[in-house]
RNA sequence: CAGGAUGAACGCUGGCGGCGUGCUUAACACAUGCAAGUCGAACGAAGCCCUCGGGCUUAGUGGCGGACGGGUGAGUAACGCGUGAGAAUCUACCUUCUAGAUGGGGACAACCGUUGGAAACGACGGCUAAUCCCCAAUAAGCCGAGAGGUGAAACGGGUAUCCGCUAGAAGAGGAGCUCGCGUCCGAUUAGUUAGUUGGUGGGGUAAGAGCCUACCAAGGCAGCGAUCGGUAGCUGGUCUGAGAGGAUGAGCAGCCACACUGGGACUGAGACACGGCCCAGACUCCUACGGGAGGCAGCAGUGGGGAAUUUUCCGCAAUGGGCGAAAGCCUGACGGAGCAACGCCGCGUGUGGGAAGAAGGCUCUUGGGCUGUCAACCACUUUUCUCAGGGAAGAAGUCCUGACGGUACCUGAGGAAUCAGCCUCGGCUAACUCCGUGCCAGCAGCCGCGGUAAUACGGAGGAGGCAAGCGUUAUCCGGAAUUAUUGGGCGUAAAGCGUCCGCAGGGGGCGCAUCAAGUCUGCUGUUAAAGGUCGGAGCUAAACUCCGGUAGAGCAGUGGAAACUGGUGCGCUAGAGGGCGACAGGGGUAGAGGGAAUUCCAAGUGUAGGGGUGAAAUCUGUAGAUAUCUGGAAGAACACCGGUGGUGAAGACGAGCUCCUGGCCAGAUACUGACGCUGAGGUGCGAAAGCGUGGGGAGCGAACAGGAUUAGAUACCCUGGUAGUCCACGCCGUAAACGAUGUGCACUAGGUGUUGGGUUCAUUAGCGACUCAGUGCCGUAGCUAACGCGUUAAGUGCACCGCCUGGGGAGUAUGCUCGCAAGAGUGAAACUCAAAGGAAUUGACGGGGGCCCGCACAAGCGGUGGAGCAUGUGGUUUAAUUCGAUGAUACGCGAGGAACCUUACCAGGGCUUGACAUCAUCCUGACAGCGGCAGAGAUGCCGGUUUCCUUCGGGACAGGAUGACAGGUGCUGCAUGGCUGUCGUCAGCUCGUGCCGUGAGGUGUUGGGUUAAGUCCCGCAACGAGCGCAACCCCUGCCAACUGUUGCCAGCAUUUCGGGUGGGGACUCAGUUGGAACUGCCGGUGACAAACCGGAGGAAGGUGGGGACGAGGUCAAGUCAUCAUGGCCCUUAUGUCCUGGGCUACACACGUGCUACAAUGGCCGGUACAAAGCGCUUGCCAACCCGCGAGGGAUUAGCGAAUCGCAAAAAGCCGGUCUCAGUUCGGAUUGGAGUCUGAAACUCGACUCCAUGAAGGUGGAAUCGCUAGUAAUCGCGCAUCAGCAUGGCGCGCUGAAUACGUUCCCGGGCCUUGUACACACCGCCCGUCACACCAUCCGAGUUGGGGUACCCGAAGUCGUUGGUCUAACCAGUACUGGAGGACGACGCCGAAGGUA
Repeated sequence: CAGGAUGAACGCUGGCGGCGUGCUUAACACAUGCAAGUCGAACGAAGCCCUCGGGCUUAGUGGCGGACGGGUGAGUAACGCGUGAGAAUCUACCUUCUAGAUGGGGACAACCGUUGGAAACGACGGCUAAUCCCCAAUAAGCCGAGAGGUGAAACGGGUAUCCGCUAGAAGAGGAGCUCGCGUCCGAUUAGUUAGUUGGUGGGGUAAGAGCCUACCAAGGCAGCGAUCGGUAGCUGGUCUGAGAGGAUGAGCAGCCACACUGGGACUGAGACACGGCCCAGACUCCUACGGGAGGCAGCAGUGGGGAAUUUUCCGCAAUGGGCGAAAGCCUGACGGAGCAACGCCGCGUGUGGGAAGAAGGCUCUUGGGCUGUCAACCACUUUUCUCAGGGAAGAAGUCCUGACGGUACCUGAGGAAUCAGCCUCGGCUAACUCCGUGCCAGCAGCCGCGGUAAUACGGAGGAGGCAAGCGUUAUCCGGAAUUAUUGGGCGUAAAGCGUCCGCAGGGGGCGCAUCAAGUCUGCUGUUAAAGGUCGGAGCUAAACUCCGGUAGAGCAGUGGAAACUGGUGCGCUAGAGGGCGACAGGGGUAGAGGGAAUUCCAAGUGUAGGGGUGAAAUCUGUAGAUAUCUGGAAGAACACCGGUGGUGAAGACGAGCUCCUGGCCAGAUACUGACGCUGAGGUGCGAAAGCGUGGGGAGCGAACAGGAUUAGAUACCCUGGUAGUCCACGCCGUAAACGAUGUGCACUAGGUGUUGGGUUCAUUAGCGACUCAGUGCCGUAGCUAACGCGUUAAGUGCACCGCCUGGGGAGUAUGCUCGCAAGAGUGAAACUCAAAGGAAUUGACGGGGGCCCGCACAAGCGGUGGAGCAUGUGGUUUAAUUCGAUGAUACGCGAGGAACCUUACCAGGGCUUGACAUCAUCCUGACAGCGGCAGAGAUGCCGGUUUCCUUCGGGACAGGAUGACAGGUGCUGCAUGGCUGUCGUCAGCUCGUGCCGUGAGGUGUUGGGUUAAGUCCCGCAACGAGCGCAACCCCUGCCAACUGUUGCCAGCAUUUCGGGUGGGGACUCAGUUGGAACUGCCGGUGACAAACCGGAGGAAGGUGGGGACGAGGUCAAGUCAUCAUGGCCCUUAUGUCCUGGGCUACACACGUGCUACAAUGGCCGGUACAAAGCGCUUGCCAACCCGCGAGGGAUUAGCGAAUCGCAAAAAGCCGGUCUCAGUUCGGAUUGGAGUCUGAAACUCGACUCCAUGAAGGUGGAAUCGCUAGUAAUCGCGCAUCAGCAUGGCGCGCUGAAUACGUUCCCGGGCCUUGUACACACCGCCCGUCACACCAUCCGAGUUGGGGUACCCGAAGUCGUUGGUCUAACCAGUACUGGAGGACGACGCCGAAGGUA
């Protein structure tokens, strides 16, 4: 991440219908209208009408209803809710039953009058009715032991039979109360509670109760989580999930709570009352400023908040509710319509035919392919749409009555007509190409795409998916066994407490009996409806709705069973404990004594150093050290024994002796009788360091001081040295406290050591076998990611405890506890990362190890680095100094040869199908060459000369025009091929099969020897094989055979003395073909091998010397400028032609060379000896002549070359001269004069002669080559080439020195080891600092909520009082008194407010 879901929102799009749903946010504030009234058949009165009979309307009194219905979820962690029980209660209207309704009396509204106020609203006086109020009687009932007490009503209303009234009993429905169980997070909330818990008396309620009050007692709750804090309405259900679970509580339904905020009661059957009242507060409104009014969390609607949620609609026709006898009235409940794709379900946007596979588009290898039967075109249909006609059910209840609604539905007509989008196409994940862009713009759920060939960005074509929707975002479950009950882990990945004891808790041996709590089972009750599920039915079907059935965990009651768990009782001995005799031990505590060493003190001997280190110095010593000897003092630690040996729970424990003391083990065996295991909290013990008090202090030794080292050295090293280390007492409580492995018990192959016991056999000693308890190693099964563990488990099980849940932040902050302190214990979050981590593998690397090699070092010889010059490069300069190569592996490199050309660069002048190729069409017949003119030339113009074939059409060829195209040394070597460099001529690199491993991979290829070599031998879970090595090839070294010209000449002949000539094949030589060398032979070493060492023979000896030959790979090494080539770019120019210039510049730096600095030399004269090459289109050029010379000349000889020429080899040798000097060294530079090549030597050639005669006297740091015919030295040739060589490639002449050896430097090979590296040590990575920003903590402060104490105290209930007033009843000669009531006053409680 793929799935499902949502009261959703946003983006793009949008045809229809049905059924649902629609402020999740501000319980924020609300304009306006409506949402609860009704009864005249309870009553009086007023008004209107009247057929005088009466009727209608209604403010008021009265009754019933406004406690239902509707809304919301703020509060509430609670008997609030769910479930199941219960007892001490009330109940209007309704139903059933029983009894009754007798006799009297009174008032207040309305109304009238007076009057206050702006208003709201009143005040006073008077009249009046009732189903209004009161009294008496009666009586069930109630109280009381009883006597007795108490105790109701409306002869009402309308009428002709109903509605009412009172009391009682019962029912139904409703309500109140109590209890068991269940119900979120936090212990960084551990104690809480004073009416608190209980009792008694009293009060109070419809009713039990500390519900309230007085007194008494001191209880109640809490680790099974009280209290406190945070969050939250609960449930049926809903979503998800295989389930267990997890999340959720919109709509519908049940319960609760609330109604602006807080408090309070009244009325009533029922309220502490959403559309009632009182008080306080905040807010809004009115006001005449005195005072008043209000409460949409009802339906619509407004503002606001917000990502976001509808009409100020119709109707009471249906269902339901209130009132009424009824008609009826009321009903924003409800029934409907409207808005919104918000959701679910359904339908449509056409169907069939149709290939010239049309056009267009995209792509292309230019052939084609895709779009695609798609379209066009033909035929058909009409769901939908438009119009017209008809037209319901829903109505019960005979008639009447329909908001929806002229709606659903039906019929007809018309015409394919009106109707498709969205997302995706790198992998996960279904679907690919082109263009644009170029780490930009952008994408992204994760991994990650984008830096010029992007299937990942943007567009297009195509494709995939879904479809009136499609995507995105948010949230929940799933996948996630990633909190693991089902169903995880803890040696090394996160994770075993440092260790023991032990309360609670958990779990616990064998037998019998009993109980029935758990457990199992039958029955009963409940588990509302809706929902789910099964069957059926109704809308055409579905969604939706209806009917019926079933299921259900749980809870409660009741009957039964008794195996297991549990309780009780009685027993048992296998677990555990244990008396007895014996053993081992650095187990612990205390005490007295001991020797070696060290330091110090005193004395003797003795003299100049000692000490210390990598080397030194600080230090110590002539005031006598160190050394040596004698004596003394002090403190600490106990060598040897000593051992993967012993003891202890762990920490830990080590000289010997003594007292006291804990534990283990083995043996035999009385006794007890489950007494046992583990262990949250809790109590002890607990290395080192550290702390407190007092001692002690030899040595050692943080801090500190000094000396060294070093860039520095707050270190390592040295000299000193304080705390401390030691003792006693008291704290601390932590460690890599480790076996990184909790404790206990049981089971599961062995082998081999060792410690302490025992048994047995035989015993002289000893050995062997068995067994118990410890402690090691190896190893089977098994386990494990692997490493590894493996009877001492990390195996197999049981019991209990502790702990873990990505890395960092962080064991930090904060709170609390402990501590004298240091600190310890407990222990987060914000933020941030896409990893962190374990084990193993292959490489690479190491100032790791082992073995080995190379001119790698060493030993030598000669150079470079210094000078001048040559050449290349960098840099600079320039119009241009064309481009490339850049550590090794660029720099005398591409270039094997830049005056023009080359040439790619620059300036200027020209051309545009082109300097070059192919094709097509048309025109012309020449073009080239020659001459002249202009021009710097390219080029242009002029002159004259002149084609071939032909089937007569034309063709070849050439020119011109047009179109396709040419052309590019323009870019990309990081798109490529090919070629090349380098590691490296290093000895390696691999494969098949087998085997081992989960796998990466290993084995083979490692090991023992040996080699130049993965060369060979031996061994081996390997056996074979391939590419490399070696050999096969070439040159060279020896011999032979054959062939002898242009080569050779021994013998013969001849000679002008030159193998010149005749001749010869012997020799040299040339060429061809063969042979020869193989550790073959001998001796030794080695393992009886491979091989090595020595020797013989041999031209050559262990690869004879040299060359060619370069495994798999590495360096994105080099080359797009040799060539080829994808892509991109230029096209009157980035192509092409020409002239001139440049590549040759010059303060400088570097590389590679040449020549020197001189006497082993320079110069002069004479003289000797090579090899390998080259030479005819224009070549090599002898001899001869001229010139000092480069060179030139001429009749020109020879030679396409073993014949002729280049050609003189040089160093060397002989002789002479110079004599240590900037020279007779050195030759740069410069002047002059020439030669040669070439159209042409100015920029810019080489050479010659004369003159000039610079630096330079052997080269700093550093650095290069070379191991034998090598270095060094000397010359010769060739390629390129008109000319130009100090370079390159070859050739020969002369011809050394040194290698002890592998410690070190560099490079490499094999094995092994560590790794946090894998771009591979030029790796990785840590910390400080600067700036900006984010988050957390602190912070002067600011603000909200809560608790406690006190003050003040509204409304109001209750209580007290008896001040004022007072119809009914009683008394009473009528004044009054009593009973009762109202108001007032006082008191308790008490909201808001205030203070702390």
The prediction has a mean pLDDT of 84.
Small-subunit ribosomal RNA from an uncultured organism, 1396 nucleotides, folded computationally.
The RNAcentral record of the sequence draws on ENA.